The RNA shown here (c-di-AMP riboswitch aptamer (ydaO/yuaA leader)) has 166 nucleotides and comes from a Solirubrobacterales bacterium. Model confidence (mean pLDDT): 76 of 100.

[in-house]
RNA sequence: UGGUGCGCGAAGCCGAGUCCCGCACGCCUCCGUGGCGGCGGGAGCGGGGGAACCACUGGGGACGGCGGCGGACCGCCGGACCCGGGGCGAAUCGCCGUGAUGUCACGGCGUAGCGCGUCGGCGCGAGCCCGUCAGCUCACCUCGUAGGCGAACGAAUCCAAGUCGA
Numbered sequence: 001u002g003g004u005g006c007g008c009g010a011a012g013c014c015g016a017g018u019c020c021c022g023c024a025c026g027c028c029u030c031c032g033u034g035g036c037g038g039c040g041g042g043a044g045c046g047g048g049g050g051a052a053c054c055a056c057u058g059g060g061g062a063c064g065g066c067g068g069c070g071g072a073c074c075g076c077c078g079g080a081c082c083c084g085g086g087g088c089g090a091a092u093c094g095c096c097g098u099g100a101u102g103u104c105a106c107g108g109c110g111u112a113g114c115g116c117g118u119c120g121g122c123g124c125g126a127g128c129c130c131g132u133c134a135g136c137u138c139a140c141c142u143c144g145u146a147g148g149c150g151a152a153c154g155a156a157u158c159c160a161a162g163u164c165g166a
Stems, first nucleotide, its partner, number of pairs: 001160003006154002012149003018043006025037004044145006054135001058083003063078006084133001085130004093110007113124004
């Protein structure tokens, strides 16, 4: 000197996550018509539930029948039996492996989708909730209104390079 990492954080950015009012509440204070927080109310914004009209009538499937071409295989029909569904969110779906099988769980490889980019690519592809109920949806009801990034600046540690001295 540069970087790492932490703190604070202007303008601004992502996001529905903003704005206004009140309080006899708390803290800070430069003592002000101050700041931060809490509580209450309103507006805006966002999510969910919820008529009519409209839309929809699931998936898998042993086995059986018919046909193609005798078999394999394919198509059509029937079919015991098995499988709840939904919401926020980009975060779904498929294949393989292990748990004896299925559900499911975990792992791997991809992937719908999402974010970033210097456009070569890189990262994410979670989690939570309702509780057997939900298509759309006027009126109406209800919930949310978080979080993060960010120049400059600042103390210690560590890393790298350089300079000076012995």

Rfam family: c-di-AMP riboswitch aptamer (ydaO/yuaA leader). Rfam describes the family as follows. This family represents a conserved RNA structure found upstream of the ydaO and yuaA genes in Bacillus subtilis and related genes in other bacteria. NCBI's taxonomy places the organism under Bacteria, Bacillati, Actinomycetota, Thermoleophilia, Solirubrobacterales.